About this RNA:
The part of an RNA shown here (small-subunit ribosomal RNA, 5' domain) has 523 nucleotides and comes from a Flavobacteriaceae bacterium. Its Rfam family is "Bacterial small subunit ribosomal RNA". The coordinates come from a structure-prediction model, not an experiment, and the mean pLDDT is 81. Lineage of the source: Bacteria > Bacteroidota > Flavobacteriia > Flavobacteriales > Flavobacteriaceae.
[in-house]
Context: one part of a larger RNA
RNA sequence: GGAUGAACGCUAGCGGCAGGCCUAACACAUGCAAGUCGAGGGGCAGCGGGAGUGCUUGCACUCGCCGGCGACCGGCGCACGGGUGCGGAACGCGUAUCGAAUCUACCUCUAUCUGGGGGAUACCCCAUGGAAACGUGGAAUAAUACCCCAUAGUAUUACUUUUUCGCAUGAUUUAGUAAUUAAAGAAUUUCGGAUAGAGAUGACGAUGCGUAUCAUUAGCUAGUAGGUAAGGUAACGGCUUACCUAGGCUACGAUGAUUAGGGGUCCUGAGAGGGAGAUCCCCCACACUGGUACUGAGACACGGACCAGACUCCUACGGGAGGCAGCAGUGAGGAAUAUUGGACAAUGGUCGAAAGACUGAUCCAGCCAUGCCGCGUGCAGGAUGACUGCCCUAUGGGUUGUAAACUGCUUUUAUACGGGAAGAAAAACACCUACGUGUAGGUGACUGACGGUACCGUAAGAAUAAGGACCGGCUAACUCCGUGCCAGCAGCCGCGGUAAUACGGAGGGUCCAAGCGUUAUCC
Numbered sequence: 001g002g003a004u005g006a007a008c009g010c011u012a013g014c015g016g017c018a019g020g021c022c023u024a025a026c027a028c029a030u031g032c033a034a035g036u037c038g039a040g041g042g043g044c045a046g047c048g049g050g051a052g053u054g055c056u057u058g059c060a061c062u063c064g065c066c067g068g069c070g071a072c073c074g075g076c077g078c079a080c081g082g083g084u085g086c087g088g089a090a091c092g093c094g095u096a097u098c099g100a101a102u103c104u105a106c107c108u109c110u111a112u113c114u115g116g117g118g119g120a121u122a123c124c125c126c127a128u129g130g131a132a133a134c135g136u137g138g139a140a141u142a143a144u145a146c147c148c149c150a151u152a153g154u155a156u157u158a159c160u161u162u163u164u165c166g167c168a169u170g171a172u173u174u175a176g177u178a179a180u181u182a183a184a185g186a187a188u189u190u191c192g193g194a195u196a197g198a199g200a201u202g203a204c205g206a207u208g209c210g211u212a213u214c215a216u217u218a219g220c221u222a223g224u225a226g227g228u229a230a231g232g233u234a235a236c237g238g239c240u241u242a243c244c245u246a247g248g249c250u251a252c253g254a255u256g257a258u259u260a261g262g263g264g265u266c267c268u269g270a271g272a273g274g275g276a277g278a279u280c281c282c283c284c285a286c287a288c289u290g291g292u293a294c295u296g297a298g299a300c301a302c303g304g305a306c307c308a309g310a311c312u313c314c315u316a317c318g319g320g321a322g323g324c325a326g327c328a329g330u331g332a333g334g335a336a337u338a339u340u341g342g343a344c345a346a347u348g349g350u351c352g353a354a355a356g357a358c359u360g361a362u363c364c365a366g367c368c369a370u371g372c373c374g375c376g377u378g379c380a381g382g383a384u385g386a387c388u389g390c391c392c393u394a395u396g397g398g399u400u401g402u403a404a405a406c407u408g409c410u411u412u413u414a415u416a417c418g419g420g421a422a423g424a425a426a427a428a429c430a431c432c433u434a435c436g437u438g439u440a441g442g443u444g445a446c447u448g449a450c451g452g453u454a455c456c457g458u459a460a461g462a463a464u465a466a467g468g469a470c471c472g473g474c475u476a477a478c479u480c481c482g483u484g485c486c487a488g489c490a491g492c493c494g495c496g497g498u499a500a501u502a503c504g505g506a507g508g509g510u511c512c513a514a515g516c517g518u519u520a521u522c523c
Base pairs, nucleotide, nucleotide: 001523002522003521004520006519007518008517009516010515013375014374015373016372017371018370019368020367021333026331027330028329030328031327032326035076036075037074040073041072043069044068047067048066049065050063051062052061053060054059055058083286084285085284092211093210094209095208096207097206098205099204102203103202107199108198109197110196111195112194113193114192115149116148117147118146125138126137127136128135129134155180156179157178158177159176160175164171165170185191186190212258213257214256219249220248221247224246225245226244227243228242229241230240231239261283262282263281264280265276266275267274268273288309289308290307291306292305311322312321313320314319339365341364342363343362347361348359349358350357351356378409379408380407381406389399390398391397392396415459416458417457418456419455423450429444430443431442432441433440434439435438467512468511469510470509471508472493473492474491478507479506480505481504482503488495489494
């Protein structure tokens, strides 16, 4: 000199953009953060409508018939999005390659199918246990829930045969035989379901190279290194098991200890380097602590399950409920870090044929000078160079100082009034056109949280707005008074013991400026 997720002190007008628990991965009250589908099903508790009946004429009853819909069965989603950095020195990350050793729901394309049967079960109802959480028993019922049979080959396996290829293990391909394995319908002109192949996306695995400190850590290792076989996996593999061999790593640093999420990037620097890993993006890991599996295309699952532990809460003492490192918010800790806000209008996501529903993702608003940038606190004239203050003194002068007053002018921002956006053009629905049987295009219609915001116009008026540090040298800026090695200053050198440009005050000045200084940390 530059920088920061800063803090503290003094001060403080506005706007835009960005940022905002770095500490206790400490503990959490409350609300919200993941649902959706009635075009899968049994249905109709409540709401609205409609129809019918009775007669006390405005009431009662009936009908799921329609809109629609609580709970239940079922499907998809809940593995995403959001948070944090505990652990981990590792194929974890980065980079490059490989998988002839793999999987992939939803999406796209192609081909072929969607046949016949069966038994249950929840909700509801009845009974019953319990303080509650939540159950237990009985009867009866549906489905795109579950099961059986049939059917299929370009699927799988086995055998024979044929073709091509690879660095190898081997892979691909043709034909034949045998065996095995499917399905679900709804709706009304569409949406599904099943099988096979390909694509895309995502994931998984392997290898080369790179990736901190300590040798005052020198030896480490028995599933350990390899082989055979089996099991297991989507897949290869000591991944697991049995047996066999005795190997494997290491001074080019194994093992151990300590520290740490990694990268893109960020700061600094001419560069080489050094330091860091907040915000944003990618990957990884974790979800009170430890362990485990289930379901599923995908989890060993943040707001799922089970077990154990610590903690908190309820209890009728028998037993139960819970997990903010989601958004707000609370306590604690700390030098220190914000609202228990609005909207789904946009973008994106889940479900749905769609309308739409949900979405603390996201978009916005609030608070904070935390940072960067921008603007303003007036402009011009104005010497009687006033008064006051301070300084000098030859009693006159200097300075503050064009500063003020005053005159003229302007009106950003603020204030008042009025107008007032863009962001939104679709989807739905209707019509038309082209193709042809639902696609594309066109026309018409609705939709704004922010927000009466941005912006524009009008009105009046200098009106509403300046501080902080420093002035011995480094280093821009000097005098007086007080004090007298005292009080104090201080980044270094050093000042102060009676004339202190260094302490404290004053006048003046200098540098920055809605900031200025100090502290901490990095280069």